[in-house]
RNA sequence: CACGAAAAAGGCAAACCCAUCGCGAGGUGGGGACGCAAAGCCACGGACCUGGAUGAAAACGAGAGAAUCCAGGUAGCCGGGUUUCCGACG
Numbered sequence: 001c002a003c004g005a006a007a008a009a010g011g012c013a014a015a016c017c018c019a020u021c022g023c024g025a026g027g028u029g030g031g032g033a034c035g036c037a038a039a040g041c042c043a044c045g046g047a048c049c050u051g052g053a054u055g056a057a058a059a060c061g062a063g064a065g066a067a068u069c070c071a072g073g074u075a076g077c078c079g080g081g082u083u084u085c086c087g088a089c090g
Base pairs, nucleotide, nucleotide: 001090003087004086011036012035016031017030018029019028020027021026034076040082041081042080044079045078046077047074048073049072050071051070052069053068
């Protein structure tokens, strides 16, 4: 440097429950472990989700909701950037 061992030490923590913040997606703290070798950090590209605006096609209509725009969320969806513990084989 590359890699992640039927190895060791240490780390994180999904669902769910409780508290709390948020219109919401969801965040934070505690419990809890499905998993994780960056499941550390960053919304830059894509994706998905939420709130708002606008409102195409079809339709008698209640309604429906394509495309677009604005503001957010997910780093445990993928890519990218960045930092990094331990260690066998190479």